Molecule: transfer RNA
Organism: Thermoplasmatota archaeon
RNA sequence: GCCGAUGUAGCUUAGACCGGUAGAGCGGCUGACUUGUAAUCAGCAGGCCGAGAGUUCAAAUCUCUCCAUCGGCUCCA
Numbered sequence: 001g002c003c004g005a006u007g008u009a010g011c012u013u014a015g016a017c018c019g020g021u022a023g024a025g026c027g028g029c030u031g032a033c034u035u036g037u038a039a040u041c042a043g044c045a046g047g048c049c050g051a052g053a054g055u056u057c058a059a060a061u062c063u064c065u066c067c068a069u070c071g072g073c074u075c076c077a
Stems, first nucleotide, its partner, number of pairs: 001073007010026004020057001028044005050066005
């Protein structure tokens, strides 16, 4: 340099094919329970969906460019 995959909450991730309210588990906080802790139960908070642009009434989702991470290719005939 070329090709491919991935990027969504603190962590692990679903959702993308087929555009229409952004979800889950763990973790965090509060409360209940308990003599107390753990466990369990209930509730709450936490996301400009990697960045920018385009299309659209409407974009995590479609298109383009870029960034980051990971993997492959690079030779000979």